RNA sequence: CCAGACGGCUGGAUGGCCGCUCGCCCGCGUCGCGAGGCGCGGGCGGGAGGAAAGUCCGGGCUCCACGGAGACACGGUGCCGGGUCACGCCCGGCGGGGGCGACCCCAGGGAAAGUGCCACAGAGAAGAGACCGCCGUAGCGGUGCCGGUCGCGAGGCCGGCGCUCAUGCGCGGCAAGGGUGAAACGGUGCGGUAAGAGCGCACCGCGGCCCCGGCAACGGGGACGGCACGGCAAACCCCACCGGGAGCAAGACCAAAUAGGGGCGGCACGGGGGCUUCGGCCUCCAAGCGCGUUUCCGCGCCGCUGCCCGGGUCGGUCGCGCGAGGCGCCCGGCGACGGGCGUCCCAGAGGAAUGGUCAUCGAGCGGCCCCAGAGCGGCGGGGCCGCGGACAGAACCCGGCUUACAGGCCGUCUGGCGCC
RNA sequence: GGGCCUGUAGUUCAGCGGUUAGAACUCGCCGCUCAUAACGGCGUUGUCGCAGGUUCGAAUCCUGCCGGGCCCA
Repeated sequence: CCAGACGGCUGGAUGGCCGCUCGCCCGCGUCGCGAGGCGCGGGCGGGAGGAAAGUCCGGGCUCCACGGAGACACGGUGCCGGGUCACGCCCGGCGGGGGCGACCCCAGGGAAAGUGCCACAGAGAAGAGACCGCCGUAGCGGUGCCGGUCGCGAGGCCGGCGCUCAUGCGCGGCAAGGGUGAAACGGUGCGGUAAGAGCGCACCGCGGCCCCGGCAACGGGGACGGCACGGCAAACCCCACCGGGAGCAAGACCAAAUAGGGGCGGCACGGGGGCUUCGGCCUCCAAGCGCGUUUCCGCGCCGCUGCCCGGGUCGGUCGCGCGAGGCGCCCGGCGACGGGCGUCCCAGAGGAAUGGUCAUCGAGCGGCCCCAGAGCGGCGGGGCCGCGGACAGAACCCGGCUUACAGGCCGUCUGGCGCC
Repeated sequence: GGGCCUGUAGUUCAGCGGUUAGAACUCGCCGCUCAUAACGGCGUUGUCGCAGGUUCGAAUCCUGCCGGGCCCA
């Protein structure tokens, strides 16, 4: 210098003018006996984020349910140890995989509890199997010779003895090799054998046992077993652990108009029946009113009014900003983190403030030119012009995770090249 | 704040581990007809929303994002 890995920080600055919201103070007006409320104006101070987002986990808080504990169901988590209020988060290890490396990735318990699945291809896909192949075998076949028999002959039939480096069929042995597949019932080598085979041996793998190290996951070693145990649980399932439900529209308080409910009073008030605690209540009809254009008829409504009480709604107030809090230093720990001391108070809106505009500066980016350099490229220095911030906005709060993000800065480390 | 469903061809939907993802309509070509429609035959359809992972194998199973729709307080 190039290429890369990991960790952390940052997310424009200053000023003018005009605005918004919250808190405190002051002045004026108004209401109120007062405390104080409301309105207007002024001053001072505070006023978005690393993700405020997605709402994927965990916790606080609040209400509901519940005598305690457990079980079933359902959901979640899943190597070991630690951190934490807690977590599915974080840290440190272990094992596996990837990369030359720094380093990165892993839902990583159980497949001898049971069930299920393993397409196509292939002989065979889970106590499997023999297609090609290898080996043995003379039963059949083939072929040679001899004998018998039939036939004029060619030749046929029967029997015997051979042959066939076993060429075809059959019988038996094998699973080494070929071939299929993602996966073939341990792998490689030597011995062995008719050919072969954990059949025997060595090494590797695997399994349980013992010893050592480690809190543990696990690692190392030893002797044994001749392989019995393929893969899939992000298939059902088993095991261990965790989980009562709902959510600030939780929840608490104040409380209007109108309608409806209840109580008391005033006025009005026909009839029949039933009940009665004698206060009244229910029901049917009449009268009245409304609708169906109208009579009939049908349906529906039915005391009027004043005061008071209680419930809900609109609305308002609280919940709501001191907290597992931030910052600095020291100590313990590899670290996540914990402890101590000091210091600070840091948004609280409610259709929802945190803005707009102007000027100057600015890291940086792009273009052109110059210097240095033998030259290309890169780095460095200088001048001019232009551009000049991304993702995004609190709504009860906190700890995480995930996702989005223009750029910039710092630190540690790896590989390669060059120079000294 | 809480819960549920859904994304597959131009459109409407099937397919929920297995070989090359199907059906209907649409579209293109051919036939029939004087011509059109209907009808008959042949054919084209596709990042299975995106990205990772599990598996021999993923549209399907799991996780995280993105979009759409519905319900409750």
Molecule: RNase P RNA; transfer RNA
Organism: Alphaproteobacteria bacterium